A computed fold for a 108-nucleotide RNA, annotated as Guanidine-I riboswitch aptamer. The sequence was found by an Rfam model in a public genome assembly. Rfam family: Guanidine-I riboswitch aptamer. Rfam describes the family as follows. This family represents a conserved RNA structure found upstream of the ykkC and yxkD genes in Bacillus subtilis and related genes in other bacteria. The function of this family is unclear although it has been suggested that it may function to switch on efflux pumps and detoxification systems in response to harmful environmental molecules. The prediction has a mean pLDDT of 80.
RNA sequence: CAUUUUGUUCUCUAGGGUUCCGCAGCGAAGUUUUGCGCUGGACUGGUCCGAGAGAGAACGCACAGACGCAAGCGUCUGUGGACACGGAGGGAUAAAAGCCCGGGAGGA
Numbered sequence: 001c002a003u004u005u006u007g008u009u010c011u012c013u014a015g016g017g018u019u020c021c022g023c024a025g026c027g028a029a030g031u032u033u034u035g036c037g038c039u040g041g042a043c044u045g046g047u048c049c050g051a052g053a054g055a056g057a058a059c060g061c062a063c064a065g066a067c068g069c070a071a072g073c074g075u076c077u078g079u080g081g082a083c084a085c086g087g088a089g090g091g092a093u094a095a096a097a098g099c100c101c102g103g104g105a106g107g108a
Stems, first nucleotide, its partner, number of pairs: 007059006015049002020046002022043001023040005029034001061080008083103001085106001089101003
């Protein structure tokens, strides 16, 4: 000094907070049932957010085989996709985060 590329989407998890629901407390009403407002996530939860370095699936990609073909290609099947330590700070949303900046800075 160099270390490129390392796909997209969805479902879920570790994790995350508090808009909404639920829960707890308080307040003023009403009372047959209860609804309203405020506070609380050092409230288990539901909705919600959610991983490059967590899991799975589909599509795409590469290679191989079989079949079809108008010879351009198409369909199906199989295989492959390795490795990956990591801040501080900032940003979005109601809010936070293994979200985004970011396979970044840095380290090795």